Model confidence (mean pLDDT): 85 of 100. Large-subunit ribosomal RNA, domain II from a Treponemataceae bacterium, 687 nucleotides, folded computationally. Its Rfam family is "Bacterial large subunit ribosomal RNA". The RNAcentral record of the full RNA draws on ENA.
Context: one part of a larger RNA
């Protein structure tokens, strides 16, 4: 790990609804008796007691009434019958109450100090080597003495270091050799030392040189046994089929937030009759947008109270102001908490039409109260998050099928079974891999097959505004002068350091008191202009469309699924043409509704339905046992056991058969359950 076997909604008593059966304004027996051959059982008694049949009031009380009240007003309750009492089933309450699962709590129950902790008692043990404390002697000393010197002596929680004890620094060990050890090196080793043996003290107690440490590999309260089946709003599990319906993740409260209660949503029965959808016609609103008329925000200009500043005066009136600047006028503006306005959906109702499976009400039985994500209208954040809170649609939760490469929430579309039939959706039509060709346009980046401010003679198309055959643009040929070296400055300043200046004149086709290089100034070389040469479009703008650059990641191309592709990419027309559990075609199941026929069970046609988790309902298999059964079946061969390409049934199972196996098995229509496993880190056994 697999096998087999066991394994979880039960019993009791009480409520409440539903189904059935008795009886019926009445139902009904309880203990207990009596009769049977009888304690199993049936039958009779036994009306004790319990529901109904009469309510209203706190209650006296009065009664189809009553109560509140001054009320004979109004209003509350009532009343104009239907019970009861087995039996099943559904749930709930009280009991362990579906099973399994704590860590704990108590016990005037007990066992434990062979482990350890502490103490008592009696023993034991500690190589070897070092230091040399009192005190004694003997000699110096002294008035005696202290004192000093050498000896002896053998003190010491004294010194080095074995065995002993111990420590835990590091290595190994960590399914170890060892449920705490090995190896290295450290520590104590005559002492508060170590160790045997025997006693002593213990569960809120004991021992503790104190760590909450030990008290038998377990100690912030040992162990065993009981209360006990503890409680567990919590995790895991909880067994056989088919058919019909099918959800929630919201809302108030809740020591409440991972749980309940009420309501919402769902399903069952009964009873009613209405829901929904468009359409037309009536409503009520203050949202989107606009707006600035109102409450604020904020920008400009005009015009001007006020204020600053200066000036003036004895003061006061006053004057000046390139400084602020209220109201008010003009001109543009912003708003969730402004509105002079004002949609679109939406919402309410009448009426019309279409529509079977929709409404509402009481009533049984729930699950749900963790929700995701996409689009769309807000809020919080960072106009951040696969982020959060709401509102509105939709999926998926509970939903398979195509498609998006793969891909709960995204396009498309809702699987009743079977078919080697058709048509389509979304999305595709060169190869992987079904299915495509035709025409006109862009693109030249493999763009397509990732991205931004920004950048660009990349092109495509629309367009303005000059210029050009009186010759444009470019490009070549010539000229580009003179007054003058303008004037100031200044060593210089001559077009060309810097200043100034109505920057003028003249000669011309034209040439600026000068467009850049360039000198130390000059000098040169160029530009503007200007003829000529050539011979047709050229220049700037602006709107579009497709491209370009910006662009850098970590195994390995890896930013079309890949191949590959210049279209098999982008735009457009236009005609097939693949594609799905969609549609249809064809046969069948089942429901549910309407019509016929039937007493009725049912047939028969027509419409429709029939994804499904929690959950509701409904039928139904099988399994032990009883009763039916003194029956039917079994050696001519029961149950069990292996097989089987056969029948039957939507299944679950039923059959029938072949081997085996050797004595019992049971139809039917009915009662009762230890009533169906593959999961619970399930429990035993096996292997």
């Nucleotide at each position: 790990g697999c096998c087999u076997g066991c394994g979880a909604g039960u019993u009791a008593c009480g409520u409440u609804a539903c189904g059935u059966a008795g009886c019926g304004a009445g139902g009904u027996u309880a203990a207990g008796g009596a009769a049977u051959a009888g304690a199993a059982g049936u039958u009779c008694c036994g009306g004790a007691g319990c529901c109904g049949a009469a309510g209203g009031g706190a209650a006296a009380c009065c009664g189809a009434g009553u109560c509140u009240u001054a009320a004979u007003a109004g209003g509350g309750c009532g009343a104009a019958u239907a019970g009861u009492u087995g039996c099943g089933u559904g749930a709930c309450g009280u009991a362990g109450a579906c099973c399994c699962g704590a860590a704990g709590c108590c016990a005037a129950g007990g066992u434990g100090a062979u482990c350890u902790a502490g103490u008592c008692a009696u023993g034991a043990g500690c190589a070897g080597g070092u230091u040399g404390a009192a005190g004694c002697a003997g000699g110096g000393g002294u008035a005696a003495a202290a004192c000093c010197c050498u000896g002896u002596g053998g003190a010491g929680g004294a010194c080095c270091g074995a065995a002993c004890a111990g420590u835990a620094a590091u290595c190994u060990g960590u399914u170890a050799a060892a449920a705490a050890a090995g190896g290295u090196a450290g520590u104590g080793a005559u002492g508060a030392c170590u160790u045997g043996u025997g006693a002593c003290u213990c569960g809120g107690a004991g021992u503790g040189a104190a760590a909450g440490g030990c008290u038998a590999a377990a100690c912030a309260a040992a162990c065993c046994u009981g209360g006990a089946a503890a409680u567990a709003g919590c995790u895991g599990g909880c067994u056989c089929u088919c058919c019909c319906c099918g959800a929630a993740a919201u809302g108030c409260c809740u020591u409440u937030a991972g749980g309940g209660a009420c309501a919402g949503c769902c399903u069952c029965a009964u009873a009613c009759a209405a829901a929904a959808u468009u359409a037309g016609c009536g409503g009520a609103g203050g949202u989107a947008a606009a707006g600035c008329a109102c409450u604020g925000g904020a920008u400009g200009a005009g015009c001007u109270a006020g204020g600053g500043g200066g000036c003036g005066u004895c003061a006061c009136u006053g004057c000046c102001u390139a400084c602020c600047g209220a109201c008010c006028u003009c001109a543009a503006u912003c708003a969730a908490a402004c509105u002079c306005u004002g949609a679109a959906u939406g919402c309410c109702g009448c009426u019309a039409a279409u529509c079977a499976a929709c409404g509402u009400a009481u009533g049984g039985g729930a699950g749900u109260g963790a929700g995701a994500c996409u689009g769309c209208g807000u809020g919080c954040g960072a106009c951040a998050a696969g982020g959060u809170u709401c509102g509105u649609a939709g999926u998926c939760g509970a939903a398979a099928g195509g498609g998006a490469a793969a891909c709960a929430g995204c396009c498309c579309a809702g699987a009743c079974c079977a078919a080697c039939a058709a048509c389509u959706a979304a999305g595709g039509u060169c190869c992987c891999g079904a299915a495509a060709u035709a025409c006109c346009g862009c693109u030249a980046a493999g763009u397509g097959u990732g991205a931004a401010a920004u950048g660009a003679a990349g092109u495509g198309u629309a367009g303005a505004u000059g210029c050009a055959a009186a010759g444009a643009c470019a490009g070549c040929c010539a000229g580009g002068a003179g007054g003058u070296u303008g004037g100031c400055u200044c060593a210089g300043a001559a077009g060309c350091a810097g200043c100034c200046a109505u920057u003028c004149c003249u000669u011309a086709a034209a040439a600026g008191a000068g467009u850049g290089c360039g000198u130390a100034a000059u000098a040169g070389c160029u530009c503007a202009c200007u003829g000529g040469u050539c011979g047709a479009g050229c220049a700037u703008c602006u709107g579009u469309g497709c491209g370009c650059a910006g662009a850098u990641a970590a195994u390995g191309u890896a930013a079309c699924g890949g191949g590959g592709c210049u279209a098999a990419g982008c735009g457009g027309u236009a005609u097939a043409c693949c594609g799905a559990a969609g549609u249809u075609u064809u046969g069948g199941a089942c429901c549910u509704g309407a019509u016929a026929c039937g007493u009725a069970a049912g047939u028969a046609u027509c419409a429709g339905a029939u994804g499904g988790u929690a959950g509701g309902g409904g039928a139904g298999c099988a399994u032990u046992c009883c009763u039916u059964a003194a029956g039917u079946u079994g050696a001519u061969g029961a149950a069990g056991u292996a097989g089987g390409a056969c029948c039957c049934g939507u299944g679950a199972g039923g059959g029938c058969u072949u081997a085996u196996g050797g004595a019992g098995a049971u139809a039917u229509a009915g009662g009762a359950a230890g009533a169906g496993a593959g999961a619970a880190u399930g429990c035993a056994g096996g292997u």